Large-subunit ribosomal RNA, domain I from a Planctomycetaceae bacterium, 594 nucleotides, folded computationally. The coordinates come from a structure-prediction model, not an experiment, and the mean pLDDT is 81. The RNAcentral record of the full RNA draws on ENA. The source organism's lineage runs through Bacteria, Pseudomonadati, Planctomycetota, Planctomycetales and Planctomycetaceae. Its Rfam family is "Bacterial large subunit ribosomal RNA". Rfam links the family to the GO terms ribosome and structural constituent of ribosome.
[in-house]
Context: one part of a larger RNA
RNA sequence: AGCACGCGGGGGAUGCCUUGGCGCCAAGAAGCGAAGAAGGACGUGGCUAGCUGCGAUAAGCCCCGGGAAGCCGCUAAGCAGGCAUUGAUCCGGGGAUUUCCGAAUCGGGAAACCGGCGAGGGGUCAUGCUCUCGCAUCCGUCCGCUGAAUCCAUAGGCGGCGGCAGUGAACGAGGGGAACUGAAACAUCUCAGUACCCUCAGGAAAAGAAAGAAACCUCGAUUCCCUCAGUAGCGGCGAGCGAACGGGGAACAGCCUAAACCGUUUACGUGCAAGCCCGAAAGCGUUGCGUAGGCGGUGUUGUGGGAUUCUCCAGGGCCGAUUUCGGACGGCCCAAAGAGUUACCAAAGCGUUGUCCAGCCGAACGUUCUGGAAAGCUCGGCCAUAGCAGGUGAUAGCCCUGUAGGCAAACGGCAACGCUCUCUUGGAGGACACCCGAGUAGGUCUGGACACGUGAAACCCGGACUGAAUCCGCGGGGACCACCCCGCAAGGCUAAAUAUUCCUUGGCGACCGAUAGCGAACCAGUAGCGCGAGCGAAAAUGGUGAAAAGUACCCCUGUUAGGGGAGUGAAACAGUACCUGAAACCGCGUGCUU
Numbered sequence: 001a002g003c004a005c006g007c008g009g010g011g012g013a014u015g016c017c018u019u020g021g022c023g024c025c026a027a028g029a030a031g032c033g034a035a036g037a038a039g040g041a042c043g044u045g046g047c048u049a050g051c052u053g054c055g056a057u058a059a060g061c062c063c064c065g066g067g068a069a070g071c072c073g074c075u076a077a078g079c080a081g082g083c084a085u086u087g088a089u090c091c092g093g094g095g096a097u098u099u100c101c102g103a104a105u106c107g108g109g110a111a112a113c114c115g116g117c118g119a120g121g122g123g124u125c126a127u128g129c130u131c132u133c134g135c136a137u138c139c140g141u142c143c144g145c146u147g148a149a150u151c152c153a154u155a156g157g158c159g160g161c162g163g164c165a166g167u168g169a170a171c172g173a174g175g176g177g178a179a180c181u182g183a184a185a186c187a188u189c190u191c192a193g194u195a196c197c198c199u200c201a202g203g204a205a206a207a208g209a210a211a212g213a214a215a216c217c218u219c220g221a222u223u224c225c226c227u228c229a230g231u232a233g234c235g236g237c238g239a240g241c242g243a244a245c246g247g248g249g250a251a252c253a254g255c256c257u258a259a260a261c262c263g264u265u266u267a268c269g270u271g272c273a274a275g276c277c278c279g280a281a282a283g284c285g286u287u288g289c290g291u292a293g294g295c296g297g298u299g300u301u302g303u304g305g306g307a308u309u310c311u312c313c314a315g316g317g318c319c320g321a322u323u324u325c326g327g328a329c330g331g332c333c334c335a336a337a338g339a340g341u342u343a344c345c346a347a348a349g350c351g352u353u354g355u356c357c358a359g360c361c362g363a364a365c366g367u368u369c370u371g372g373a374a375a376g377c378u379c380g381g382c383c384a385u386a387g388c389a390g391g392u393g394a395u396a397g398c399c400c401u402g403u404a405g406g407c408a409a410a411c412g413g414c415a416a417c418g419c420u421c422u423c424u425u426g427g428a429g430g431a432c433a434c435c436c437g438a439g440u441a442g443g444u445c446u447g448g449a450c451a452c453g454u455g456a457a458a459c460c461c462g463g464a465c466u467g468a469a470u471c472c473g474c475g476g477g478g479a480c481c482a483c484c485c486c487g488c489a490a491g492g493c494u495a496a497a498u499a500u501u502c503c504u505u506g507g508c509g510a511c512c513g514a515u516a517g518c519g520a521a522c523c524a525g526u527a528g529c530g531c532g533a534g535c536g537a538a539a540a541u542g543g544u545g546a547a548a549a550g551u552a553c554c555c556c557u558g559u560u561a562g563g564g565g566a567g568u569g570a571a572a573c574a575g576u577a578c579c580u581g582a583a584a585c586c587g588c589g590u591g592c593u594u
């Protein structure tokens, strides 16, 4: 020196564990914000570094409800001092306070700072000082005051009131919009209307009550799923893209306007006679008529509908106009019928029930042995609408928390139902030819979007230039024409079925178990890096023990290091560098080899 064995050091693998994650299901919620948010800064405890909570009323104040004997949050023990059965701490609900920054909004600004103005209060002889409140822009069909050129007026100004803003994970709609890539290169094409940017909204959004789809049969708003079907098609007919009809399901809900006509009102024009519902008489006249606008009524359809007018049928009562009588007409109330607070025209209250935001009741066991400890084993019982689960000194239905089952709410939220309440309501036939959404439909050129790349390319949506018709009308049925069939554009609203999950509650897992699982089990979006946008850890130390019982006392020594006794404990080779404790690596002892 090597080999072997034994015993150690070192190291932190492995096993076991889980406070943390991951995924999914159900229900809730889906916002917050100028009444100042999200997010922060700085403060705040008797002693207080950080975290948490809170805001100069500062680990808190008040009220209501629950609950129960302890409490003054955590690391984290202590000292001092308190609170509490007159019900504290704690849990739920409501309220008060809530510095400064931040949309930040009185002005400024290098965020958490600086400087003002007005009104009122404190203080001063007075100023300085100090407290409270107010003072941004923009928009408004709103209201008031004021008020030019210019008489009225208008513009403008000022004030009041209301609104907007900013933020937030995904889902949604719209406006913009790539490239890598694929095509085995690449340009049309693809990736893809994807990523990304912007705007806006809701709890969902969007879409939506046929100018539809079909095919000579019919269906009857929209949305979503399965299928049709990788079909028909499109395609440097390459790569690739890729329907619809029809069928089956989920869920179902339909409506309001514009116009014609009537009434009323405002402005302008015309203007002394037409006119004032009809007949007769009296009477009125900035009345009537026209144009434009506002409001109210009417009206809303495709077997075309409506307006106007005529006829017929259809409850009751009251009232009205310039006056009286008669007629016709209109309005209101009741009845009847129907509906409703998500659309359909529109708003509110009460009650009941259910549910959410704290909680409450809740069955049944003892023993022998082993052991430090019984829940293990033995013996004998019991409960069970409860033998899910977690904890307790090892493995517990009957020890604890619970579980099955059942009960419960002052305030507040939500839903259903009921009542009050609120709202709505003629029908048939004929005539007439007044209305039925215009720079629209359509056309040409040029783009986009349709599964469809210009193609025979319809349908749909833009830009430029043009440019109709009103039911004997107009659009569509994939160039176009005819016949036939379907529908009624150029205004609007609309629940459900569908999408998502930052968040709350409950539950589940042939998900992970500390190099895994979120980046983060641990004071992590931290430390650190970067001018910045942004990037972004490690925790090798997550794990003593059932319980700190965390080693009193003695000894070695320069020693607060380390160790030896003693003691605790089942165990200390469990001693805080603490469960198990592999390997590399380093020693000690013994044997063998050289």
Stems, first nucleotide, its partner, number of pairs: 001593009015579001016543002020512002022509007029501002031167002039101003042055003046079002049075003061095006070083003106115003116135007138163003142160005171202001172200005182189001186236001212219002223250005233241002254493003257437001261297010275284002277327006302471001304436003308431006315334006336425005348420009359407003365380002369376001381398002383387001389401003442466007452478001473488005528535002550578001553565004